[in-house]
RNA sequence: UGGGCCGCUAGCUCAGCUGGUAGAGCAGCAGACUCUUAAUCUGCGGGUCCUGAGUUCGAUCCUCGGGCGGCUCAU
Numbered sequence: 001u002g003g004g005c006c007g008c009u010a011g012c013u014c015a016g017c018u019g020g021u022a023g024a025g026c027a028g029c030a031g032a033c034u035c036u037u038a039a040u041c042u043g044c045g046g047g048u049c050c051u052g053a054g055u056u057c058g059a060u061c062c063u064c065g066g067g068c069g070g071c072u073c074a075u
Base pairs, nucleotide, nucleotide: 001074002073003072004071005070006069007068008067011026012025013024014023020057028044029043030042031041032040050066051065052064053063054062
């Protein structure tokens, strides 16, 4: 430098089953419990699903381009 493959979703780690409008755990916040803290329990908030375009009534999901990261092959 070129080719191939995989990944990118909440602050973090990751789900999301043949396309129908997004979830869990941890973290955060509030409450209960406790003399207080921790632990435990209950609840709440939080997302331009990397980006642009296309297909479609409808896209996190399918197609194409771009970006970033990882693995690998070649030079």
The RNA shown here (transfer RNA) has 75 nucleotides and comes from a Spirochaetia bacterium. The RNAcentral record of the sequence draws on ENA. Taxonomically the source falls in Spirochaetia (Bacteria, Pseudomonadati, Spirochaetota).